[in-house]
RNA sequence: GUGGGUUUAGCACAGUUGGCAGGGCGUCAGAUUGUGGUUCUGAAGGUCGUGGGUUCGAGCCCCACAACCCACC
Repeated sequence: GUGGGUUUAGCACAGUUGGCAGGGCGUCAGAUUGUGGUUCUGAAGGUCGUGGGUUCGAGCCCCACAACCCACC
């Protein structure tokens, strides 16, 4: 340089045909316990990598860019 893949919460990941952004772990609070752990209940935490475009409406479609990974040269 060429081609392909990935990017969503602190971490690992879902997200169907474009129509309210979710689950697990973790964190915080409460219940339980003599204390801690376990268990149970609740809560917080997201400009969906960045910038544009299409659309009534974009995590999803299109373009460019960035980071990482793979193959080729």